[in-house]
RNA sequence: AAAUGUCUUCAGGGCAGGGUGACCUUUUUCCGCGCGGCAGCGUUCGGAAAACAGGAAUUCCCGAUCGGCGGUGACAGUCCGCGGGUGCGAGAGCACGGGGUCCGGUGAAAUUCCGGAACCGACGGUAUAGUCCGGAUUAAAGAAGGUGUAU
Numbered sequence: 001a002a003a004u005g006u007c008u009u010c011a012g013g014g015c016a017g018g019g020u021g022a023c024c025u026u027u028u029u030c031c032g033c034g035c036g037g038c039a040g041c042g043u044u045c046g047g048a049a050a051a052c053a054g055g056a057a058u059u060c061c062c063g064a065u066c067g068g069c070g071g072u073g074a075c076a077g078u079c080c081g082c083g084g085g086u087g088c089g090a091g092a093g094c095a096c097g098g099g100g101u102c103c104g105g106u107g108a109a110a111u112u113c114c115g116g117a118a119c120c121g122a123c124g125g126u127a128u129a130g131u132c133c134g135g136a137u138u139a140a141a142g143a144a145g146g147u148g149u150a151u
Base pairs, nucleotide, nucleotide: 001151003149004148005147006146007145008144009143010142017062018061019060023055024054025053026051027050028049029048030047031046032045033042034041035040064131065130066121067120068082069081070080071079077119078118085096086095087094088093101117102116103115104114105113123134124133125132
């Protein structure tokens, strides 16, 4: 130095602000129902409406904001591949699933840089979620380091 065994550690970010108001509470009124010596009464029956009353979506609308790992002639959420999910299995592993970008510029070279305009984001919960809560103090693509082996 390359190869290989083994161990350890690490390994994901993100709603500022505004609007709407499903729904809840309260009050009032009304209807039904019940009671009643018919005036009325009913928090401990049911329903509806109104309020210039209080609350209510990080999910809706405007807007804001985030970007795992390896590769690639040059730096990538959107190119190529992988991880994350689901099912089966004691496990190794197997199977299924797997989103999204264009234009212009520079250059030898960039869907990667610069300028502009777009787009995407598992499952369960909840008022419809990339951003909240949860499985998860989990797992893992991989990264770094220790150590052994033979050459």
FMN riboswitch aptamer (RFN element), 151 nucleotides, folded computationally. The coordinates come from a structure-prediction model, not an experiment, and the mean pLDDT is 81. It matches the Rfam family "FMN riboswitch aptamer (RFN element)". About the family: The RFN element is a highly conserved domain that is found frequently in the 5'-untranslated regions of prokaryotic mRNAs that encode for flavin mononucleotide (FMN) biosynthesis and transport proteins. This element is a metabolite-dependent riboswitch that directly binds FMN in the absence of proteins. Of the family's consensus pairs, 100% are formed in the model.